[in-house]
Model confidence (mean pLDDT): 81 of 100. The RNA shown here (transfer RNA) has 73 nucleotides and comes from a Nanobdellota archaeon. Its Rfam family is "tRNA". Rfam's curators write: Transfer RNA (tRNA) molecules are approximately 80 nucleotides in length. Their secondary structure includes four short double-helical elements and three loops (D, anti-codon, and T loops). Further hydrogen bonds mediate the characteristic L-shaped molecular structure. tRNAs have two regions of fundamental functional importance: the anti-codon, which is responsible for specific mRNA codon recognition, and the 3' end, to which the tRNAs corresponding amino acid is attached (by aminoacyl-tRNA synthetases). tRNAs cope with the degeneracy of the genetic code in two manners: having more than one tRNA (with a specific anti-codon) for a particular amino acid; and 'wobble' base-pairing, i.e. permitting non-standard base-pairing at the 3rd anti-codon position. NCBI's taxonomy places the organism under Archaea, Nanobdellati, Nanobdellota.

RNA sequence: CCCCUCUUAGCUCAGCGGCUAGAGCGAUCGGCUGUAGACCGAUAGAUCCCUGGUUCAAAUCCGGGAGAGGGGA
Numbered sequence: 001c002c003c004c005u006c007u008u009a010g011c012u013c014a015g016c017g018g019c020u021a022g023a024g025c026g027a028u029c030g031g032c033u034g035u036a037g038a039c040c041g042a043u044a045g046a047u048c049c050c051u052g053g054u055u056c057a058a059a060u061c062c063g064g065g066a067g068a069g070g071g072g073a
Stems, first nucleotide, its partner, number of pairs: 001072007010025004018056001027043005049065005
């Protein structure tokens, strides 16, 4: 210098144009328990890495940028 992949909740990941963006773990509260754990229930939590564009509509498609990983020279 060139090519490819990834970036979504505190963590690990789903979600391949369409109503309110989800799950597990974790957190908080409650139930249970002598206490804790386990188990059960509920609640909160993500302007979807940034910035432009396409579209009636973008986490999703396109351009530029940033970060991480891999390959090539």